The prediction has a mean pLDDT of 83.
This is a predicted structure of a 467-nucleotide part of an RNA (small-subunit ribosomal RNA, 3' major domain) from a Candidatus Kerfeldbacteria bacterium.
NCBI's taxonomy places the organism under Bacteria, Bacteria candidate phyla, Candidatus Kerfeldiibacteriota.
[in-house]
Context: one part of a larger RNA
């Protein structure tokens, strides 16, 4: 000076308690690891890996296997040489294709000599040689980006003091604060990086525009400017910062979100997103097809669904949103089918037309049961997309009806429009293994005494045989 301590004091946070719902036990999905396999591509791996990289593995992707195939190459420059029936297009055979094959048809632009045609060039193509190519290896050679500690409040510099020197002070100390936030004292005085504010939404109210919201105005609403909130005013404590309590106000004390991550740890993640240097492959570790494989199953463990009911199923009726998409696209309505879905038809380049709610309200059944709970599993018939659905989509219908009666030690998330419950868009995408991502509404709680204990973090300070 730092790090540690089963040392001290002070502070903080869904860290603990106080509540709510859940994991952990059943089925399934998803990813791992193990184990198999011709192959199960690779990479992440305490916290900081396991619905992570993938915001779509049937082929394709693709890197992996296995079996056929080309070798200057699928792609790119640049040199030589050659080619005129030459570049292109391409029959018939071989073949799962790739490819191999070559009947046959067949061009262009420029210059020059110039009647016809010649000659030389380009472009093209073949041979050759630089070369290409390589999800091949190093993330312990990198650059970029990225996760953590952490939205924690810290990290540091000139000057100047102080100490022989590493260093110290500044950055302590009483106070305050989400905050090294601000005030008071102070040998420091100032200052940068970070807080905070500036920048995006959202709550009020004003104003301007409005075709498409309304019959029509207004209201609402949409796109735009602009007002408000500043502890600014009162009271009370207080040197001060500032705290409490009030008025008014749509909102009060950083009003709720949200982008936004200081020096820096962890040789920490990625050479498979891409750059990049070292190595390596070069008739193969490149390149193309055909198939298979990433979807294997005795287990083991991670995140989810959906459940075991009656605050529940079930069937008819009846309502009330949002964000968001939408021309090889959304698809009304209408007919056909029990349904998936079809057919025909008309709107919409979109506030015009479309996709388009459930939860919930009224009613009817079901009476505590492995059941009118709950759906796995299995059979049979079909629909759509797609060259193609057998390995390996996804859906509909009928049948079938398994475990499951609320879960042991442990263990997670959440403090308000939260959690819980409930539907709803939307990337990607032909389809779709989405139960996942991320967005939007809807309906709508309970607790918090309090900081002794876990767990992380700060600031101080003490001890150390550690750097």
């Nucleotide at each position: 000076u730092g790090a540690c301590g089963g040392g001290g004091a002070c502070c903080c946070g869904c860290a603990c308690a106080a509540g709510c719902g859940g994991u952990g036990g059943a089925g399934c999905a998803u990813g791992u690891g193990g184990u198999u396999u011709a192959a199960u591509u690779c990479g992440a791996u305490a916290a900081u890996a396991a619905c992570c990289g993938a915001a779509g593995a049937a082929c394709c992707u693709c890197a992996c296997c296995c079996c056929g195939g080309c070798u200057u190459g699928a792609c790119a420059u640049g040199c030589a040489a050659g080619u005129g029936g030459u570049a292109g297009g391409g029959a018939a055979g071989g073949g799962a294709a790739a490819c191999c094959g070559g009947a046959c048809c067949g061009a262009u632009c420029c210059g020059c000599c110039u009647u016809a045609g010649g000659c030389g060039g380009a472009a093209g193509c073949u041979u050759g040689c630089a070369c290409a190519g390589g999800u091949g290896u190093u993330a312990c050679a990198u650059a970029g980006c990225u996760g953590u500690c952490g939205u924690c409040a810290g990290c540091u510099c000139g000057u100047g003091u102080c100490g022989u020197g590493a260093g110290a002070u500044g950055u302590a100390c009483g106070g305050u604060u989400a905050a090294u936030u601000c005030c008071g004292u102070u040998a420091a005085c100032g200052a940068g990086c970070g807080c905070a504010a500036c920048c995006c939404c959202u709550a009020u109210c004003c104003u301007g525009a409005u075709u498409u919201g309304u019959a029509u105005c207004a209201c609402u609403a949409u796109c735009g400017g602009g007002a408000a909130a500043c502890u600014g005013c009162c009271g009370c404590g207080g040197c001060a910062a500032c705290g409490u309590g009030g008025a008014g106000g749509a909102a009060g004390g950083u009003g709720g979100g949200g982008a936004u991550g200081a020096c820096g740890u962890c040789a920490a993640g990625u050479c498979a997103g891409u750059a990049c240097g070292g190595c390596c492959c070069u008739u193969a570790u490149g390149c193309c097809g055909g198939g298979g494989g990433c979807c294997a199953c005795a287990c083991a463990c991670a995140u989810g669904c959906u459940a075991c009911a009656a605050u529940c199923c079930u069937c008819g009726c009846g309502a009330c949103a949002a964000u968001a998409g939408g021309a090889u696209g959304c698809u009304u309505a209408a007919c056909c089918g029990u349904a998936a879905g079809g057919u025909u038809u008309g709107g919409c380049u979109a506030a015009u037309c479309u996709u388009a709610a459930a939860a919930c309200g009224c009613g009817g059944g079901g009476c505590c049961a492995g059941u009118u709970c709950a759906g796995a599993u299995u059979g049979a018939g079909g629909u759509c997309u797609g060259c193609a659905a057998u390995u390996c989509g996804a859906c509909c219908u009928c049948a079938u009806g398994a475990a499951g009666u609320c879960g042991a030690a442990a263990u997670c998330g959440c403090u308000a429009g939260u959690a819980a419950c409930c539907g709803c868009g939307c990337a990607u995408c032909a389809g779709c293994c989405a139960u996942g991502g991320u967005g939007c509404g809807g309906u709508g709680a309970a607790u918090a005494c309090g900081u002794u204990c876990u767990c992380g973090g700060g600031u101080c300070u003490u001890g150390u045989a550690c750097a």
Annotation
It matches the Rfam family "Bacterial small subunit ribosomal RNA". Rfam links the family to the GO terms ribosome and structural constituent of ribosome. For this family Rfam cites "Crystal structure of the ribosome at 5.5 A resolution" (Yusupov et al., Science, 2001).